[in-house]
Context: one part of a larger RNA
Molecule: large-subunit ribosomal RNA, domain II
Organism: Verrucomicrobiales bacterium
C1' cells in the first nucleotide's frame, strides 16, 4: 500500500415545542399493597403534581390588588363570541450527566517498583610489561676560624618522562532500512595516581547523587517507571457510514481578557396566523448641500494699477524733504484654487400620500439552523507613490454554492442559469483561409509582419482647412552679375564685410548687406542674400485628423493558440448570409406547487387516486419531506431433502437506495405481510486488528 472485518449524535433524568391518543374544568397517580395464566398483566393506592385568579416582600385582600392620606395617579392583572388543560406515546431541540468519536502536553495520590545501567559513599580484595630521569638524605674529598658552599659517589623521591596491559574517546573515514537503537578502522590522551577494577552494602522521585553538563537515577529526566483519579480538559486539528425529492444562506452590525470563539440582530427553512399590506411602476408632495459650478464668506495663489507702511540711496544739526527696475497691506482690474470654503446647485437615492400590483411576494408569532476568515471586476472615495493579485469603506455584478459557450490554456471577465431523453430546429457572446463548425463579401486605410510595448522625436503616408507667391513666369536647377566712397569709425601688433565695440549712411545700378556662412597672421579666396537670362506650372508656410516609423538590450529555440497571410486571413466602415451553448423552440417521459373536473372513502373539516391547464425543478452550509436495506421481537400467511440459508450468476422491474428469474454450488432451515425494538448502512479519522 491493497484486501477482509471492526469503527462515531447514544442512554437516563428534566424543560420546551410539534404530531398523535385518552379524559376534560379538570387531568394524573408515586412509593406501596392485593390478584394473576408470574422477566408479563390487572386492580387498589388521591400523599403529591399541573390547571381552574390575581396582586403584594408579607400579614392579607380578591376581579381586583400594590404603592399612597387619597374616591388622585400609576404598576401588574381581569374584560372579549369569557377561559383549555392534563396524562401517556412518538419526533425536533435546550440543560445535567464522558454526551458524536479518536487525540494532548500536563495535574494529584501518607499508592507502589527500581542504584544488576549510571552518580556518590562504604567495607573488603585485586591490577599496573619494559625502559628513562635521578629530589632530599647520607658518605668521602675539597673548602671555612667554624659554617656556608662545591665536586664525586651513594640513594631512589615524583598527581615526573617514553610506552604495552588497563582506562579513556582527539581528528577523520566508513556505517546511516548499520554487523551495532552510538559501532568498526586508522589516529590520539592517561597509564604510581584526585589511578583502574571485582564482590558485598548504602542513599530516590520535588527526592537522591552531582570535580556542576540541568548531568545521571535500568536505551526514559527542567522532575523516573507502574497503577489509580480518568472516558482529566482541548473556544484546537482530523473523522462521522444508504437513496431520492422541495426550498436554500452567510462571510454583515453591536458587544466581548474579544478578534480563527461566543451572545443578540441580519440573511435560510418548517408550521400557524394575517389578507393586499410586498418588489416594482405611475402621479403628487417633501427635506437635502454631493457632482458640477462659483469666489458673495473663510483661506490659498498670479500679474497689472493705485498707494499706506517698511528697506535702500541722496540730502540733513533738528524738524521737513527728494528719488526708487526693492518688499508690500487695503482698494481697483484681469485670470485662478479648496475634503474640513459656498452667493448657487443637479441627476440619482431616500421619506410620505394615492392608484395599479395575488407575487420575485410582504408582515406577525412559534420550532430548527448555519453564517459572523470572504474573493475578484466595474463605478464613487480614504490610506499608499492617483504602486501592488495592496489595504479599507460605499454601490452593482459574478464566484463562493454554477455546470454549458467565448476569452489558446484561465474560480471572480463576456454570453447564458444544466428536471430527464432525442443522430430535430433558431439564436447569444464570439466567429466564418487551414488546423476547426461557418464568407477566400463590398468600399477605403496600412507596408511597419504595424497589427502583436511608453514618454519623446522625424520632409513616412491618406483626408480636411487657413494663408503666401505664381503665365506681368513663381519654387528648384543651370548660366551671368554680386559693384563704388571704403581697409566705415573705434580698438588692436594686425582687425581690410566676417575677434570685439559703435554706427549701419550715400552713390552707380537690372541687382548687390558698411554683409549669411566657410576661410586668412592680416589680406586673398569660396559662398549666401539680391538681380537678369534660361526653363514652363504649380510652389511654400501653418493648423486639425486617420494609419504607420524610431525609441525597442539577456542569457536552451522562437511564437497574434499554431500554420501561415500583404488590393489580407491586418485596421476602419457597410450590407447580406451562415456557424455557434446544457439559452429558446419541437417531440416524448418524470416530478413540486396552484387551479378545475371526476372516482372512492369520510369523524363532513377533508383525504386518496386519475385527467386537464398554468407555473416551476443548478446548488455548498443548512431546514423540511418521502423512502430502500440490515439484525432481533410479536401476530398472521407460507416455502423446504422432489433441496432451506449461504456462495457464484445477474435475465427483469424501479428516478434511486435496491429488486433478484434461469442455471450451478451447497446440504438444513427459512421467506413474505402488518406492527414493534435498534450494538442499523464506511472510502477516508498519519483510524484499530488480521492477511498478503
Nucleotide at each position: 500500500g491493497u484486501c477482509u472485518g471492526c469503527g462515531a449524535g447514544u442512554u437516563a433524568g428534566u424543560g420546551u415545542u410539534u404530531g398523535u391518543a385518552g379524559c376534560a374544568a379538570g387531568c394524573u397517580u408515586a412509593a406501596g399493597u392485593c390478584c394473576u395464566u408470574c422477566u408479563g398483566g390487572g386492580a387498589c393506592g388521591c400523599a403529591g403534581g399541573c390547571g381552574u385568579a390575581g396582586c403584594g416582600a408579607a400579614a392579607g385582600c380578591g376581579a381586583g390588588u400594590c404603592c399612597g392620606a387619597a374616591u388622585a395617579g400609576g404598576g401588574c392583572g381581569a374584560u372579549c363570541a369569557a377561559a383549555a388543560g392534563u396524562u401517556g406515546c412518538a419526533g425536533g431541540u435546550g440543560c445535567u450527566a464522558g454526551a458524536c468519536c479518536c487525540g494532548a502536553a500536563a495535574c494529584g495520590g501518607a499508592g507502589g517498583u527500581g542504584a544488576c545501567c549510571u552518580a556518590c559513599c562504604u567495607a573488603u580484595g585485586g591490577c599496573c610489561a619494559g625502559g628513562u630521569u635521578g629530589a632530599a638524605g647520607c658518605g668521602u674529598c675539597a673548602g671555612u676560624a667554624a659554617a656556608a658552599u662545591g665536586a664525586c659517589g651513594u640513594g631512589a623521591a615524583g598527581g615526573a618522562c617514553c610506552g604495552a596491559a588497563c582506562c579513556g574517546g582527539u581528528g577523520a573515514a566508513u556505517g546511516u532500512u548499520g554487523a551495532a537503537a552510538a559501532a568498526u578502522u586508522c589516529u590520539c590522551g592517561g597509564a604510581u595516581g584526585a589511578g583502574c577494577u571485582g564482590u558485598g552494602g548504602g542513599u530516590c522521585g520535588g527526592a537522591g547523587u552531582g570535580a556542576a553538563a540541568g548531568g545521571c537515577u535500568a536505551a526514559u529526566c527542567a522532575a523516573a517507571c507502574c497503577c489509580c483519579g480518568u472516558g482529566a480538559u482541548a473556544g484546537c486539528u482530523g473523522g462521522u457510514u444508504c437513496u431520492c425529492c422541495u426550498c436554500g444562506a452567510a462571510a454583515u452590525g453591536u458587544a466581548u481578557u474579544u478578534a480563527g470563539g461566543u451572545a443578540c440582530a441580519g440573511c435560510g427553512u418548517c408550521g400557524c396566523a394575517u389578507g393586499c399590506u410586498g418588489a416594482u411602476u405611475a402621479a403628487g408632495g417633501g427635506g437635502g448641500g454631493u457632482a458640477g459650478a462659483g469666489c458673495a464668506c473663510u483661506g490659498a495663489a498670479u500679474g497689472a494699477g493705485c498707494u499706506a507702511g517698511g528697506g535702500c540711496c541722496c540730502a540733513u544739526a533738528c524738524c521737513c524733504g527728494g528719488g526708487u527696475a526693492c518688499c508690500a497691506a487695503c482698494c481697483u482690474c484681469a485670470a485662478u484654487c479648496a475634503a474640513a470654503c459656498u452667493c448657487c446647485g443637479a441627476a440619482u437615492a431616500c421619506c410620505c400620500u394615492u392608484a395599479a400590483g395575488u407575487g420575485a411576494a410582504g408582515u406577525g408569532c412559534g420550532g430548527c439552523a448555519g453564517u459572523g476568515a470572504g474573493a475578484c471586476u466595474g463605478c464613487g472615495g480614504g490610506g499608499g507613490a492617483u504602486a501592488a493579485g495592496c489595504u479599507u469603506c460605499g454601490u452593482a455584478g459574478u464566484c463562493g454554492a454554477a455546470a454549458g459557450g467565448g476569452a489558446a490554456a484561465c474560480a471572480g471577465c463576456c454570453c447564458a442559469g444544466a428536471u430527464c431523453a432525442g443522430c430535430a430546429g433558431c439564436u447569444a457572446a464570439g466567429g466564418u483561409g487551414c488546423c476547426a463548425a461557418a464568407a477566400u463579401a463590398c468600399c477605403g486605410c496600412u507596408a511597419a509582419g504595424u497589427g502583436g510595448a511608453a514618454a519623446g522625436g522625424a520632409g513616412g503616408u491618406g483626408g480636411g482647412g487657413u494663408u503666401a507667391c505664381u503665365u506681368a513666369g513663381a519654387c528648384a536647377g543651370u548660366g551671368a552679375g554680386g559693384a563704388u566712397g571704403u581697409u566705415g569709425g573705434c580698438u588692436u601688433a594686425g582687425a581690410a564685410g566676417c575677434a570685439g565695440c559703435c554706427a549701419c549712411c550715400a552713390u552707380u545700378u537690372a541687382a548687390a548687406a558698411a554683409g549669411u556662412g566657410c576661410g586668412u597672421a592680416a589680406u586673398a579666396g569660396c559662398u549666401u542674400a539680391c538681380u537678369c537670362a534660361u526653363c514652363g506650372a504649380g510652389u511654400g508656410a501653418u493648423c486639425c485628423u486617420g494609419c504607420g516609423c524610431c525609441u525597442a538590450a539577456a542569457a536552451u529555440a522562437a511564437u497574434u493558440g499554431g500554420c501561415g497571410a500583404u488590393u489580407a486571413a491586418g485596421c476602419g466602415g457597410u450590407a447580406u448570409a451562415c456557424c455557434g451553448a446544457a439559452g429558446c423552440u419541437c417531440u416524448g417521459g418524470a416530478u413540486g406547487c396552484a387551479u378545475a373536473c371526476a372516482u372512492u372513502c369520510u369523524a363532513c373539516g377533508g383525504a386518496c387516486u386519475g385527467u386537464a391547464u398554468g407555473u416551476g425543478u443548478g446548488g455548498u452550509a443548512g431546514a423540511g419531506g418521502a423512502g430502500c436495506g440490515u439484525u432481533c421481537u410479536c401476530a398472521g400467511a407460507g416455502c423446504c431433502u422432489u433441496g432451506a440459508a449461504g456462495c457464484u450468476g445477474g435475465a427483469u422491474g424501479g428516478u434511486a437506495a435496491u429488486u433478484g428469474a434461469a442455471a450451478g454450488u451447497g446440504g438444513a432451515g427459512u421467506u413474505c405481510u402488518g406492527a414493534g425494538a435498534a450494538g442499523u448502512g464506511a472510502g477516508a479519522a498519519u483510524g484499530c486488528a488480521g492477511a498478503c